The part of an RNA shown here (large-subunit ribosomal RNA, domain IV) has 330 nucleotides and comes from a Candidatus Helarchaeota archaeon. The full RNA is in RNAcentral, with records from ENA. Taxonomically the source falls in Candidatus Helarchaeota (Archaea, Promethearchaeati). The coordinates come from a structure-prediction model, not an experiment, and the mean pLDDT is 86.

Context: one part of a larger RNA
RNA sequence: UGCAGGUAAAGGAAUUCGGCAAAUUAGCUCCGUAACUUCGGGAUAAGGAGUGCCUGAGGUCUUAGAUGGAUGUCUGGGACCUCAAGUUGCAAUAACUCAGGGGGGCCGACUGUUUAAUAAAAACACAGCAAACUGCAAGCGAGUAAUCGUGUGUACAGUUUGUGAAUCCUGGCCAGUGGCAGCCAGUCAAUACCGGGUUCAACCGGAGUAAGCUCUGCUAAACGCCGGGAGUAACUAUAACUCUCUUAAGGUAGCCAAAUGCCUUGUCGGAUAAGUACCGACGUGCAUGAACGGAACAACGUGCUCCCCACUGUCUCUACCUGCACCCUC
Numbered sequence: 001u002g003c004a005g006g007u008a009a010a011g012g013a014a015u016u017c018g019g020c021a022a023a024u025u026a027g028c029u030c031c032g033u034a035a036c037u038u039c040g041g042g043a044u045a046a047g048g049a050g051u052g053c054c055u056g057a058g059g060u061c062u063u064a065g066a067u068g069g070a071u072g073u074c075u076g077g078g079a080c081c082u083c084a085a086g087u088u089g090c091a092a093u094a095a096c097u098c099a100g101g102g103g104g105g106c107c108g109a110c111u112g113u114u115u116a117a118u119a120a121a122a123a124c125a126c127a128g129c130a131a132a133c134u135g136c137a138a139g140c141g142a143g144u145a146a147u148c149g150u151g152u153g154u155a156c157a158g159u160u161u162g163u164g165a166a167u168c169c170u171g172g173c174c175a176g177u178g179g180c181a182g183c184c185a186g187u188c189a190a191u192a193c194c195g196g197g198u199u200c201a202a203c204c205g206g207a208g209u210a211a212g213c214u215c216u217g218c219u220a221a222a223c224g225c226c227g228g229g230a231g232u233a234a235c236u237a238u239a240a241c242u243c244u245c246u247u248a249a250g251g252u253a254g255c256c257a258a259a260u261g262c263c264u265u266g267u268c269g270g271a272u273a274a275g276u277a278c279c280g281a282c283g284u285g286c287a288u289g290a291a292c293g294g295a296a297c298a299a300c301g302u303g304c305u306c307c308c309c310a311c312u313g314u315c316u317c318u319a320c321c322u323g324c325a326c327c328c329u330c
Stems, first nucleotide, its partner, number of pairs: 001325008010316002014314001019311001027051005036041001038165001052087002055084013088092001100309007107301002112124002128163007139150004167295003171226003176223002178219005185214003193206004227245005254288001255285001266282005
C1' cells in the first nucleotide's frame, strides 16, 4: 500500500450524478393502525408495551391408575396459557437467526419473460378489446411434387394483424396509398380467326379479347391526415362576433414546458436560508391527442425521480486495532 473485517468524540448527507456503501430496524405476544380503494386490499401500515430465571396461584388439553359403572372425584406424569410476588445484569428474540420507515410524481395494470459472458427495463408476454381470412377437398403454413402440419380439430374453431387488466371513452376526413365490391363504356399481349406475303414458312396488317388499368361505389380499432390572414365590446387588454383565402377534413373529448416545449432555468404558487431538479397550476402546444389508443387509476415493481423521519466514517478529518497478501532487511 491492497484486500477482508472491527471501533470511533462533536456534528449527522455538509459527501456524492445519486445516501453508492455502511449503519439503523428485525423473532414472538399484546395494544393500535391513515389517506386511498377495483371493498379484496392498503397492513407486519405507522406507532407503542412486553420478553430471562425462581416461587406461588389459577386455567386449558392430555396420559396412567384408583373410585364396582359414571357427566364426575381423587392420586401421580406431560404440554401450554394467564396473573402476582421476587431476583440477576448495562442489556433477557442478550449469541446466531432476524423488515429501516413514511410521503409525492412518472412508466408499466398485475404474477411472469429477456440481451448464456457490460443492459432485467418503461422492452417482450399477458388476460381483455378490435379487425381480416376461412363452411372443411376450407383458410394459413412446409414441400418441385407426392404428401404433411394446424387436426383425428370444425366458426364458443383455426390462422394472421393491431391494441394491451378492470373503469370513463375512442371525435372529423375515403382527396392520396391500400383493401373489398361493381362495371355500360375506353384501353388492352400472344395464340386461334380474317386479309396480305412467302414455292412452304418467317413476316406485316385487320378485327376481336382475359386479367389489369381508366371508371363507379364502400372501407380509417386499413397506411395515414386533421389550416391561414384580417377586423371587431363604452379605460386598456382580449375577442363570444364578422369578413376573407383555402382543404378530403381542418385536432373534438381530454391532457401538458409531460419519458413529448425549441425559445427555457417559460410564468405563478409550494417546499428550502438558498432548488436548471421536484410537486401543483397556466397554455397560440417549435412538434399533445384518442386501439401508431386518450384520460384516470387501487394493488404490484432488484424500474426512474423528488422530499421527510430514523440512522450512520459518505463527509468535516481522519485515527487506531485484527487477519491475509505485498515490499525491504537479516